The RNA shown here (transfer RNA) has 71 nucleotides and comes from a Candidatus Omnitrophota bacterium.
The coordinates come from a structure-prediction model, not an experiment, and the mean pLDDT is 82.
RNA sequence: GCGGGAUUCGCAUAGUGGUAAUGCUCUGGCUUCCCAAGCCAGCGACGAGGGUUCGAUUCCCUCAUCCCGCU
Numbered sequence: 001g002c003g004g005g006a007u008u009c010g011c012a013u014a015g016u017g018g019u020a021a022u023g024c025u026c027u028g029g030c031u032u033c034c035c036a037a038g039c040c041a042g043c044g045a046c047g048a049g050g051g052u053u054c055g056a057u058u059c060c061c062u063c064a065u066c067c068c069g070c071u
Base pairs, nucleotide, nucleotide: 001070002069003068004067005066006065007064010024011023012022013021018054026042027041028040029039030038047063048062049061050060051059
């Protein structure tokens, strides 16, 4: 230099052109003599910038970081 892949709540993973889900964590409550466990509720996210579209996390382009291969 070229090609490919990944980027989603604090962590780990789903997801799909039409309100973004689950587990753990965290917060509050119930339960308990207390703690733990259990149950209920809640907070919080689509790497950045453009484009297409009525509508983009999803499709296209560029950039950033990481990984793999070729030279």